[in-house]
Context: one part of a larger RNA
RNA sequence: UCCUUGUUAAGGAACUCGGCAAAAUGACCCCGUAACUUCGGGAGAAGGGGUGCCGAUGGAAACAUCGGUCGCAGAGAAUAGGCUCAAGCAACUGUUUAGCAAAAACACAGGUAUCUGCGAAAGAGAGAUCUGACGUAUAGGUGCUGACACCUGCCCGGUGCUGGAAGGUUAAGGGGAAAUGUUAGGGCAACCGAAGCAUAGAACCGAAGCCCCAGUAAACGGCGGCCGUAACAAUAACGGUCCUAAGGUAGCGAAAUUCCUUGUCGGGUAAGUUCCGACCCGCACGAAUGGUGUAAUGAUUUGAGCGCUGUCUCAACAGGGAGCCCG
Numbered sequence: 001u002c003c004u005u006g007u008u009a010a011g012g013a014a015c016u017c018g019g020c021a022a023a024a025u026g027a028c029c030c031c032g033u034a035a036c037u038u039c040g041g042g043a044g045a046a047g048g049g050g051u052g053c054c055g056a057u058g059g060a061a062a063c064a065u066c067g068g069u070c071g072c073a074g075a076g077a078a079u080a081g082g083c084u085c086a087a088g089c090a091a092c093u094g095u096u097u098a099g100c101a102a103a104a105a106c107a108c109a110g111g112u113a114u115c116u117g118c119g120a121a122a123g124a125g126a127g128a129u130c131u132g133a134c135g136u137a138u139a140g141g142u143g144c145u146g147a148c149a150c151c152u153g154c155c156c157g158g159u160g161c162u163g164g165a166a167g168g169u170u171a172a173g174g175g176g177a178a179a180u181g182u183u184a185g186g187g188c189a190a191c192c193g194a195a196g197c198a199u200a201g202a203a204c205c206g207a208a209g210c211c212c213c214a215g216u217a218a219a220c221g222g223c224g225g226c227c228g229u230a231a232c233a234a235u236a237a238c239g240g241u242c243c244u245a246a247g248g249u250a251g252c253g254a255a256a257u258u259c260c261u262u263g264u265c266g267g268g269u270a271a272g273u274u275c276c277g278a279c280c281c282g283c284a285c286g287a288a289u290g291g292u293g294u295a296a297u298g299a300u301u302u303g304a305g306c307g308c309u310g311u312c313u314c315a316a317c318a319g320g321g322a323g324c325c326c327g
Stems, first nucleotide, its partner, number of pairs: 001322008010313002014311001019308001027051005036041001038147001052069007070074001082306007089298002094106002110145007122131003148293004153223003158220002160216005167211003173205002179199004185192002224242005251285001252282001263279005
């Protein structure tokens, strides 16, 4: 010097990103116990009191009551919840990055859409075959959402999906015209040229798809701008105009989302970029990529308080071990 343990005057979070770490609480019995609530909880809420030994009384005993008595201390050592208030997120128990992340991520019951009539759909396999399932739509697969409560607005123009079939387009295939090569023959010649065999292939007939016509958003997704106007001023219920498929409804809102921003006001503090309650000017919330609430739950995140303390003011002492040197 390092590791580890114990104790500490006065103060008591002044430490620090942050009470990290430590301290404190702790068992059993009795009393007592709030908001809120899904009436189950919350709750061991919180907050108090008691605990040894001896005798008496009651009792089968445990034990209870009364009286006495010792110690600083009676759950006499060890093991054994700190508590409260407010907010975010996720309903919950559960699961996860074996080896830096345990969470607000995943899952979940519930909701919803869609596919599937059974030799099901879907999946594995080259196939036979198998799973689904020795199941049968109250079943099975897939996607999204994620308890519960209140709800879930507008847009089908684009993309997707479903349905439609009149027209347009369209493959293989069918079809076989014109043409070309060859040459029996014809012709004085130039050249023409049947059949056959080859080459080549026009019109026409050809399905789904696409174009087209509808439907569909708990499908992928989307959900405006400018100008004017009220008897102070400000603001604009109101009007005009342009564009759009439609112009963001309810609810929430400086938010896990707010750049400007430490927004403004209020609360808490002597003092608060965090926190809580409001406001709304939402850079860039918003309704199952769910919206807003919510009791309970959480080794979750944030803020505050009580208790407690060597975290600190500010360090000291004591023990155990290591390092270093000598042997």